Notes
The part of an RNA shown here (small-subunit ribosomal RNA, 3' major domain) has 475 nucleotides and comes from an uncultured bacterium. The coordinates come from a structure-prediction model, not an experiment, and the mean pLDDT is 84. RNAcentral holds the full RNA, with entries from ENA.

Context: one part of a larger RNA
RNA sequence: UGACGGGGGCCCGCACAAGCGGUGGAGUAUGUGGUUUAAUUCGAUGCAACGCGAAGAACCUUACCAGGGUUUGACAUCCUGCGAAUCUCUUGGAAACAGGAGAGUGCCUUCGGGAACGCAGUGACAGGUGGUGCAUGGCUGUCGUCAGCUCGUGUCGUGAGAUGUUGGGUUAAGUCCCGCAACGAGCGCAACCCACGUCUUUAGUUGCCAGCAUUUAGUUGGGCACUCUAGCGAGACUGCCGGUGCAAACCGAGAGGAAGGUGGGGAUGACGUCAAAUCAUCACGGCCCUUACGUCCUGGGCUACACACGUGCUACAAUGGCCGGUACAGAGAGCAGCCACCACGCGAGUGGGAGCGAAUCUUCAAAGCCGGUCUCAGUUCGGAUCGCAGUCUGCAACUCGACUGCGUGAAGCUGGAAUCGCUAGUAAUCGCAUAUCAGCCAUGAUGCGGUGAAUACGUUCCCGGGCCUUGCACU
Numbered sequence: 001u002g003a004c005g006g007g008g009g010c011c012c013g014c015a016c017a018a019g020c021g022g023u024g025g026a027g028u029a030u031g032u033g034g035u036u037u038a039a040u041u042c043g044a045u046g047c048a049a050c051g052c053g054a055a056g057a058a059c060c061u062u063a064c065c066a067g068g069g070u071u072u073g074a075c076a077u078c079c080u081g082c083g084a085a086u087c088u089c090u091u092g093g094a095a096a097c098a099g100g101a102g103a104g105u106g107c108c109u110u111c112g113g114g115a116a117c118g119c120a121g122u123g124a125c126a127g128g129u130g131g132u133g134c135a136u137g138g139c140u141g142u143c144g145u146c147a148g149c150u151c152g153u154g155u156c157g158u159g160a161g162a163u164g165u166u167g168g169g170u171u172a173a174g175u176c177c178c179g180c181a182a183c184g185a186g187c188g189c190a191a192c193c194c195a196c197g198u199c200u201u202u203a204g205u206u207g208c209c210a211g212c213a214u215u216u217a218g219u220u221g222g223g224c225a226c227u228c229u230a231g232c233g234a235g236a237c238u239g240c241c242g243g244u245g246c247a248a249a250c251c252g253a254g255a256g257g258a259a260g261g262u263g264g265g266g267a268u269g270a271c272g273u274c275a276a277a278u279c280a281u282c283a284c285g286g287c288c289c290u291u292a293c294g295u296c297c298u299g300g301g302c303u304a305c306a307c308a309c310g311u312g313c314u315a316c317a318a319u320g321g322c323c324g325g326u327a328c329a330g331a332g333a334g335c336a337g338c339c340a341c342c343a344c345g346c347g348a349g350u351g352g353g354a355g356c357g358a359a360u361c362u363u364c365a366a367a368g369c370c371g372g373u374c375u376c377a378g379u380u381c382g383g384a385u386c387g388c389a390g391u392c393u394g395c396a397a398c399u400c401g402a403c404u405g406c407g408u409g410a411a412g413c414u415g416g417a418a419u420c421g422c423u424a425g426u427a428a429u430c431g432c433a434u435a436u437c438a439g440c441c442a443u444g445a446u447g448c449g450g451u452g453a454a455u456a457c458g459u460u461c462c463c464g465g466g467c468c469u470u471g472c473a474c475u
Base pairs, nucleotide, nucleotide: 002474004471005470007469008468009467010466011465012464013463015459016458019422020421021420022419023418026314027313028312029311030310031309032308033307034305035304042053043052064300065299066298067297068296069295070294073125077124078123079121080120081119082118083117086103087102088101089100090099091098092097107114108113127289128288130287132285136283137282138278140276141274143272148187149186150185151184152183153182154163155162156161167178168177169176193266194265196263198234199233201231202230203229204228207224208223209222212221213220237260240254243251316415320374321373322372323371324370325369326368333362334361337356338355341352342351343350344349381412386407387406388405389404390403391402392401428451429450430449431448432447433446434445
């Protein structure tokens, strides 16, 4: 100087408290540990691993295992020889691969040959998801969007260092004001950026419809007022009034205003910490393998199952289940695609078939509302499990796909100790869309809108953090 203290002072945060809803009990999905296995590939392990890498494991992926092959190699460059390339048929085989038959003879040319491609040979080399994240780059998590971290010159101290950055106020903030042996500056804070909320203006199709006419329908004529779309602007700055404060910074109240004191949200992550994570995204230094630790194929495995844990979903019901009727979104996606409409099928779906590369078409939300039924029961709750019959994707659904119909109808009656999230369009609840993707084990992830609460006295305590000070046997 730091770090630390069951030392002190001040302050903050869904940290506690006040509330609402969960997890922990059940079934199941998924990840992990363990066990098993020929293999159950590898990594991630307190917070900060465990619906994580994986925004898609039937084959492929795939790195693992068994078996069958191969050795200049699946991939790159160079050399030599032969043949255009390529296509068709065929034998063996699980395929990889090995063998046979036929078609074909193209482009440039200085007529030597050359370019692309295939086969064979040779060696230089290729190749490695082999090891080391404690050799590294890059990228990332975390403390933490916490308010801190430093420098130049000056001054003080023998020096390590101190000062500035401390003090009095104030702020979300080392934010600002005042004071001060300091005066300035940098990285952070804030602002500049994006989108939401109000208005003006420009524009009016695929959007909109007030008035006029018209229709089943903004459908058509017409119009661009309104909505909306998407560009340029305006607007909020403690600007105004009075109060408080030290004349300051600021604080509390009010007006006007769509919005008020950072308007709500996002992006943005200082110096550093954890030899934190990643050599399996990629790159890269040493090391290791080179007829194998490379590479090709078939099948299996990553999906196993006495068990334990994490994260979810569905429930245990009447604020409900079932049946009928009826209303209202936003944001996205679409050509090997989205699929209206019609027919067939109880249905998953199938057969026709219009529109749309999309403000035009696909295009329809569900909770809600109205009516009926059930009447508190392991039930018309709950849906696991199992049997049969099917649909679709795909060479192929046995291991190991999703979905449909009929039947079956398990546990579960609100969950111990403990523990998590959330302060407003939030929690809770309801559905919709997308990426990945042939299909899908998605109840996941990322977004979108609909309905829409309760509570916060307060900072004594738990946890984490910031500043000052004090002790110290650590540095």